[in-house]
Context: one part of a larger RNA
RNA sequence: GGAUGAACGCUAGCGGCAGGCUUAAUACCUGCAAGUCGAACGGAUAUAGCAAUAUAUUAGUGGCGCACGGGUGAGUAACGCGUACAUAACAUGCCUUUGACUGGAGAAUAGCCCUUGGAAACGAGGAGUAAUACUCCAUGGUAUUAUUGGAUGGCAUCAUUUGAUAAUUAAAGUUACGGCGGUCAAAGAUUGAUGUGCGUAAGAUUAGGUAGUUGGUGAGGUAACGGCUCACCAAGCCGACGAUCUUUAGGGGGCGUGAGAGCGUGACCCCCCACACGGGUACUGAGACACGGACCCGACUCCUACGGGAGGCAGCAGUAGGGAAUAUUGGUCAAUGGAGGCAACUCUGAACCAGCCAUGCCGCGUGAAGGAUGAAGGCGCUCUGCGUCGUAAACUUCUUUUAUAUGGGGCGAAAAUGCGGGAUUUAUCCUGUACUGACAGUACCAUAGGAAUAAGCACCGGCUAACUCCGUGCCAGCAGCCGCGGUAAUACGGAGGGUGCAAGCGUUAUCC
Numbered sequence: 001g002g003a004u005g006a007a008c009g010c011u012a013g014c015g016g017c018a019g020g021c022u023u024a025a026u027a028c029c030u031g032c033a034a035g036u037c038g039a040a041c042g043g044a045u046a047u048a049g050c051a052a053u054a055u056a057u058u059a060g061u062g063g064c065g066c067a068c069g070g071g072u073g074a075g076u077a078a079c080g081c082g083u084a085c086a087u088a089a090c091a092u093g094c095c096u097u098u099g100a101c102u103g104g105a106g107a108a109u110a111g112c113c114c115u116u117g118g119a120a121a122c123g124a125g126g127a128g129u130a131a132u133a134c135u136c137c138a139u140g141g142u143a144u145u146a147u148u149g150g151a152u153g154g155c156a157u158c159a160u161u162u163g164a165u166a167a168u169u170a171a172a173g174u175u176a177c178g179g180c181g182g183u184c185a186a187a188g189a190u191u192g193a194u195g196u197g198c199g200u201a202a203g204a205u206u207a208g209g210u211a212g213u214u215g216g217u218g219a220g221g222u223a224a225c226g227g228c229u230c231a232c233c234a235a236g237c238c239g240a241c242g243a244u245c246u247u248u249a250g251g252g253g254g255c256g257u258g259a260g261a262g263c264g265u266g267a268c269c270c271c272c273c274a275c276a277c278g279g280g281u282a283c284u285g286a287g288a289c290a291c292g293g294a295c296c297c298g299a300c301u302c303c304u305a306c307g308g309g310a311g312g313c314a315g316c317a318g319u320a321g322g323g324a325a326u327a328u329u330g331g332u333c334a335a336u337g338g339a340g341g342c343a344a345c346u347c348u349g350a351a352c353c354a355g356c357c358a359u360g361c362c363g364c365g366u367g368a369a370g371g372a373u374g375a376a377g378g379c380g381c382u383c384u385g386c387g388u389c390g391u392a393a394a395c396u397u398c399u400u401u402u403a404u405a406u407g408g409g410g411c412g413a414a415a416a417u418g419c420g421g422g423a424u425u426u427a428u429c430c431u432g433u434a435c436u437g438a439c440a441g442u443a444c445c446a447u448a449g450g451a452a453u454a455a456g457c458a459c460c461g462g463c464u465a466a467c468u469c470c471g472u473g474c475c476a477g478c479a480g481c482c483g484c485g486g487u488a489a490u491a492c493g494g495a496g497g498g499u500g501c502a503a504g505c506g507u508u509a510u511c512c
Stems, first nucleotide, its partner, number of pairs: 001512004006508005013364006019357002021322001026320003030317003035064003040061002043058006071275003080200008090192002095188008103137004113126005143168011173180002201247003208238003213235008250272004254265004277298005300311004328354001330353003336350001337348004367398004377389005404448003408445002418433007456501005461482003467496005477484002
């Protein structure tokens, strides 16, 4: 000099854009943060109707989603991350393309009803009902497995391709008749899983470490390879090119600084990883060993009729605590995106916005021109007077950014979806029309008056730009270093003057 997620002191006019618990991964009141589908299902309630039925709503069954999105950095020195390869031995819901199917039968169960236990949480028994829930049968080209024949390639294990035989595995309907679905298979895309090389903090005042340990055979297990697990066999494997142990730490893109090499760092944003009160376990599922799912143990908190129960903000707000220190228990789904749905739409503390904070960066303003009785006043001096603050003020003329005001005007973010018409490649396009804005009557524009609404902070001995007077008298004090102060202190305190930055200026902390 530059930098910061900063803090503290003094001060403070406006706007734009960003950022905002670095500490206790401490404990949490309250509200919200994941639902949706009635075009899968039987009911129930309400309304209309004489009724059939229609419309609306939805507790339950069922489907899809809840593995995304959002948070945090505790753990982890590791194939965790980064990078370069690989699939030897893998999976992939939804989506895209293609092919073939969608036949028949059955047994239950929730809700509801009856009885009943419990303070509650939540149950128990009985009767009985539906489905795109569950079970069985049939068919099943392709597919998988087994046996087997041919062809091509290869030194070979074998690989590719093609045929035969056998075995095995499917399904669900609904409709507004346009569709929407369901099953099997192949391919794609996407996403994941796995393996290997290299790189990846400090300590030797850590030198030996390791028995599923290293390898083999076989078996089990897995989507799949593998000591992943087990039985048997061998005795290996790692290590001064630093094993093991200890300490510290999420990694990277990046960010800061620097001419660079490097050094420091990992807030915000993006990618990966890990975690979800502490520890463990699996279930469901295409996907989890699952933040707002389940079970067990533990700590803590709460309810209780003492028999027993309930809970998990490292989601968004918010509270207490800790701390030098970090915001609102706000608005809206209008846009973008996500889940469900044929759709309308519903949900969405993702997101978009608003609120608070000079926390940072950037921009603007606090007036402009003229004006010498060089006014008054302060300060200084060689003191009848001069110098200086100083064109500064007064005064004259002008401007109106900003601020203020006006029942002033007001862009764009909106195109879709819907309805109507048309076209074709049949799920897309074109066209007409209607509707949709949280922010917000905001940005912006216009009009009105009037210099009106707006300057501080630090420093002035040298480094280092800027000097005198008074007070004090090794006192009180200053100080980044050198050092100032013991009677004329440009170094302390005050004043006048000056210098530097400026809505900021200084100090402290940390990094280069």
Model confidence (mean pLDDT): 83 of 100.
Small-subunit ribosomal RNA, 5' domain from a metagenome, 512 nucleotides, folded computationally.